[in-house]
Parts: sequence; structure tokens; C1' cells
RNA sequence: GCCACAAUAUCGGGAGAACCAGUUCACUGGUGCCGAAGGAGCAACCGCCUCGGAAACUCUCAGGCCCACGGACCGAUGUUGACAA
Repeated sequence: GCCACAAUAUCGGGAGAACCAGUUCACUGGUGCCGAAGGAGCAACCGCCUCGGAAACUCUCAGGCCCACGGACCGAUGUUGACAA
């Protein structure tokens, strides 16, 4: 020690899904619904191939269904790690 890679911080973007009743408007109950925190499952595929890693697919345990918060993922900037010339 550029780019690219991994982690992380900040900023910006960021979807989906109901109704009824009670109501101290925070929530509670009933049924229904959503998938993009997390979790779990199968698997294309990949690897150091006796064993592992694996999705935006699937399930909804969790979470969510006014707003807010959160939010996978994407972009920008920085830091650290690792790496070639």
C1' cells in the first nucleotide's frame, strides 16, 4: 500500500399489509393480513469437498399493518482489517 473485498460510523434514498369493539389515544381483545430487522427451512450454486458456506425463494417464531421509530438493500464519505504492484 490505489481499485476491488469485509466490518463499522455518518448522511441520503428505502416497500408491503385490515377491520371491528373497548379506549386513559400509550395500548388491549378478536379475526385477518405483510415480509425488507432478526430467526428458521429447502436449495441452485460455491469451497479448503470425511465437512462446510449458502438467497431478495419458503415459513412467519419474532417483528410489523395512521404517523413516528424501525427497515433488507442501494449510493456517497470516513475509519479499521486484509491484499497486489
The RNA shown here (Glycine riboswitch aptamer) has 85 nucleotides and comes from Loktanella sp. D2R18. Model confidence (mean pLDDT): 80 of 100. It was read from a public genome assembly, where an Rfam model found it. The source organism's lineage runs through Bacteria, Pseudomonadati, Rhodobacterales, Roseobacteraceae and Loktanella. Rfam family: Glycine riboswitch aptamer. Rfam's curators write: This family represents the bacterial glycine riboswitch. Glycine riboswitches usually consist of two metabolite-binding aptamers domains with similar structures in tandem. The aptamers cooperatively bind glycine to regulate the expression of downstream genes.